[in-house]
RNA sequence: UUGUUAUCACGAAAGGCGGAGGGAUUAGACCCGGUGAAGCCUUAGCAACCCUUUAAACUUUAAAGAAGGUGCUACAUUCUACCAUAUAAAUGGAUAGAUAACAC
Numbered sequence: 001u002u003g004u005u006a007u008c009a010c011g012a013a014a015g016g017c018g019g020a021g022g023g024a025u026u027a028g029a030c031c032c033g034g035u036g037a038a039g040c041c042u043u044a045g046c047a048a049c050c051c052u053u054u055a056a057a058c059u060u061u062a063a064a065g066a067a068g069g070u071g072c073u074a075c076a077u078u079c080u081a082c083c084a085u086a087u088a089a090a091u092g093g094a095u096a097g098a099u100a101a102c103a104c
Base pairs, nucleotide, nucleotide: 002103003102004101005100006099007098008097013043014042015041016040017039021032022031023030026081027080028079029078044073045072046071048070049069050068051065052064053063054062055061056060077096082093083092084091085090
């Protein structure tokens, strides 16, 4: 990098450096930003997966715990654009994306 599986409407902040953008722009909106964006560092926090324990149907499911490894800490994955219902934003599904584990 690629593939498979699972989850994504809950949750969670400050300081320093920095100095104008950011929210995956392919498109349209909307929102955040000198009352300091992106990025980097430190500390803190949250708890998705891996982890530990218990119970059982032994393919796995549920609950509890911890914070070791990744991860995350504005707005639903910000919303819509693909399909169905019914008109773009309602509902469900798909595509895509993000994260984790496994495999090559």
Molecule: SAM riboswitch aptamer (S box leader)